[in-house]
RNA sequence: AGCUCAUCAAGAGGGGGCGAGGGACCGGCCCGCUGACCCCCCGGCAACCGGCUGUUCAGAUCAAGCAAUGUUCUGAACAGACAAGGUGCCAACUCCGACCCGGACGAAAGUCGUCCGAGACAGAUGAUGA
Numbered sequence: 001a002g003c004u005c006a007u008c009a010a011g012a013g014g015g016g017g018c019g020a021g022g023g024a025c026c027g028g029c030c031c032g033c034u035g036a037c038c039c040c041c042c043g044g045c046a047a048c049c050g051g052c053u054g055u056u057c058a059g060a061u062c063a064a065g066c067a068a069u070g071u072u073c074u075g076a077a078c079a080g081a082c083a084a085g086g087u088g089c090c091a092a093c094u095c096c097g098a099c100c101c102g103g104a105c106g107a108a109a110g111u112c113g114u115c116c117g118a119g120a121c122a123g124a125u126g127a128u129g130a
Stems, first nucleotide, its partner, number of pairs: 004127005013042005021031003026097003043090003048086002050082001052080009062070002094122001099119001101117007
């Protein structure tokens, strides 16, 4: 770098360094010399990986054979609390739109504009496998 799956409306900032661009791309709109972006330190958020508890279901196991019932183990789904570690994140919904569909409103109208909703594309992050 590419494949698959999940999530993307919540949440969480101080200090130091550097010095002009940054918010992926295009348009818009923002952030930025009252120092952004980026780097370092500290702090925090969250709960993807993680282990724990409970419920339900399935399979196995043991209790002198079967059933019922119970024991133990494994797996799945759901719910809950946790945060040592591996990532991630800490302006704006992924900042909004871009393509398609639906709806509302306006204008003599299979069009244009504004707004709302759903989806696709693209992107980001994590996990898994090769």